Predicted 3D model of a 524-nucleotide part of an RNA (small-subunit ribosomal RNA, 5' domain) from a metagenome. The RNAcentral record of the full RNA draws on SILVA.
[in-house]
Context: one part of a larger RNA
RNA sequence: GGAUGAACGCUAGCGGCAGGCCUAAUACAUGCAAGUCGAACGGUAACAUUGGUGCUUGCACCAGAUGACGAGUGGCGCACGGGUGCGUAACGCGUAUGCAAUCUACCUUUUACUAGAGUAUAGCCCAGAGAAAUUUGGAUUAAUCCUCUAUAAUAUCUUUUAAUUUCAUGAUUUUAAGAUUAAAGUUUUAACGGUAAAAGAUGAGCAUGCGUCCUAUUAGUUUGUAGGUGAGGUAACGGCUCACCUAGACUACGAUAGGUAGGGGCCCUGAGAGGGGGAUCCCCCACACUGGUACUGAGACACGGACCAGACUCCUACGGGAGGCAGCAGUAAGGAAUAUUGGACAAUGGACGAAAGUCUGAUCCAGCCAUGCCGCGUGCAGGAUGAAAGCCCUAUGGGUUGUAAACUGCUUUUAUACAGGAAGAAACACUCCGACGUGUCGGAGCUUGACGGUACUGUAAGAAUAAGGAUCGGCUAACUCCGUGCCAGCAGCCGCGGUAAUACGGAGGAUCCAAGCGUUAUCC
Numbered sequence: 001g002g003a004u005g006a007a008c009g010c011u012a013g014c015g016g017c018a019g020g021c022c023u024a025a026u027a028c029a030u031g032c033a034a035g036u037c038g039a040a041c042g043g044u045a046a047c048a049u050u051g052g053u054g055c056u057u058g059c060a061c062c063a064g065a066u067g068a069c070g071a072g073u074g075g076c077g078c079a080c081g082g083g084u085g086c087g088u089a090a091c092g093c094g095u096a097u098g099c100a101a102u103c104u105a106c107c108u109u110u111u112a113c114u115a116g117a118g119u120a121u122a123g124c125c126c127a128g129a130g131a132a133a134u135u136u137g138g139a140u141u142a143a144u145c146c147u148c149u150a151u152a153a154u155a156u157c158u159u160u161u162a163a164u165u166u167c168a169u170g171a172u173u174u175u176a177a178g179a180u181u182a183a184a185g186u187u188u189u190a191a192c193g194g195u196a197a198a199a200g201a202u203g204a205g206c207a208u209g210c211g212u213c214c215u216a217u218u219a220g221u222u223u224g225u226a227g228g229u230g231a232g233g234u235a236a237c238g239g240c241u242c243a244c245c246u247a248g249a250c251u252a253c254g255a256u257a258g259g260u261a262g263g264g265g266c267c268c269u270g271a272g273a274g275g276g277g278g279a280u281c282c283c284c285c286a287c288a289c290u291g292g293u294a295c296u297g298a299g300a301c302a303c304g305g306a307c308c309a310g311a312c313u314c315c316u317a318c319g320g321g322a323g324g325c326a327g328c329a330g331u332a333a334g335g336a337a338u339a340u341u342g343g344a345c346a347a348u349g350g351a352c353g354a355a356a357g358u359c360u361g362a363u364c365c366a367g368c369c370a371u372g373c374c375g376c377g378u379g380c381a382g383g384a385u386g387a388a389a390g391c392c393c394u395a396u397g398g399g400u401u402g403u404a405a406a407c408u409g410c411u412u413u414u415a416u417a418c419a420g421g422a423a424g425a426a427a428c429a430c431u432c433c434g435a436c437g438u439g440u441c442g443g444a445g446c447u448u449g450a451c452g453g454u455a456c457u458g459u460a461a462g463a464a465u466a467a468g469g470a471u472c473g474g475c476u477a478a479c480u481c482c483g484u485g486c487c488a489g490c491a492g493c494c495g496c497g498g499u500a501a502u503a504c505g506g507a508g509g510a511u512c513c514a515a516g517c518g519u520u521a522u523c524c
Base pairs, nucleotide, nucleotide: 001524002523003522004521006520007519008518009517010516013376014375015374016373017372018371019369020368021334026332027331028330030329031328032327035076036075037074040073041072043069044068047067048066049065050063051062052061053060054059055058083287084286085285092212093211094210095209096208097207098206099205102204103203107200108199109198110197111196112195113194114193115149116148117147118146125138126137127136128135129134155180156179157178158177159176162173163172164171165170185192186191213259214258215257220250221249222248225247226246227245228244229243230242231241232240262284263283264282265281266277267276268275269274289310290309291308292307293306312323313322314321315320340366342365343364344363348362349360350359351358352357379410380409381408382407390400391399392398393397416460417459418458419457420456424451430445431444432443433442434441435440436439468513469512470511471510472509473494474493475492479508480507481506482505483504489496490495
């Protein structure tokens, strides 16, 4: 000198864009953050419509009949999105390869099929237990729930014919025979689904080469350990697990142990080489009160799922129960220190749905903070007998503040008031038309804005609404007077102060930067 997720002191007019618990992965009140589908199903608690009945004429009752829909079964989603950096020195990450050792819901393309039968269960109803959480028994009922049968191949398994090829286990293509395995319907009749197979796309899994912090005041480490055979297990290879056999395997090119740490793209600095960092944004990993376990599922060993154990908090009728903000806000604590218990789904994206739509603290916006960067303003021109006051001096005078002020003219950014007022909206849906052709495309119309009466524009009057901080001995730009008298104090280093202090305190003046200026901390 540059830089910062900064803090502190003094000061402060505005806007744009960004950023905002670095500490206690400490504990959390409250609200919200993952639902959706009635075009899968039985149904009808609430609301509305319609119809009916009774009459007291504006009420009561009845009817799933219609729109819809609480609770329930079922499907899809909840494995995404969002948070944090505890752990991890590791194939975790980065990079480059391989899988002839693998899986992949939804989506796309292609082919074939979608036949028949059955009994359960929730809900509802009845009867209970319990303070509650919750739960027991009986009767009865549906499905795209579940089960059985049929059919079936380029699927799987067994046997079999021939060819090509890889470093190799093997792979690819091919002939024939046998065995096993599937499905679900809805309905507005136009579609949406379901099953099997092949291929693609996407996502994931696994393996390997190389790279990846400090300590030798850590020198030996290891028994599923290293390898083999066989079996089990997995989507898949493999000591992944097990039985048996062998006695190996790693290590001074640093094993093992200890410490520290998420990794990368990137960021800061530097001419570069290097050095330092890993906030925001993007990719990967790990975690979800602590530890463990599996279930469901295409995918989890699952943040707002389950079970067990533990610590903590809460409720309790003492028998027993409930909870997990490292989601968004917010609270307490810690700390030098870090924001609103805001608005909207209008846009983008996501889940579900045929769609309308519903949900979405993702997201888009607004609020707070000079935390940073950038931009703008605090006026411009003229104006000397160089006024007055202040300060200084060699003091009837001069210098300086200083064109500074007054005064005259001008402007109105900004602030204030009033008026107008966006883009972001493309679509979907609906209506009409056209094309191909029979559900797609195109055109026209109509509809939808949280931000927000915001940005922006115009008009009005008026210099009106707006400057500070640090420094002035040398380094280092900027000097005098007064006070103090080794005191009070200053100080980054050298050093100032003991009676003429440009170094302390004040004043006048000056210098530097400027809505900031200094100090502290850290890095180069």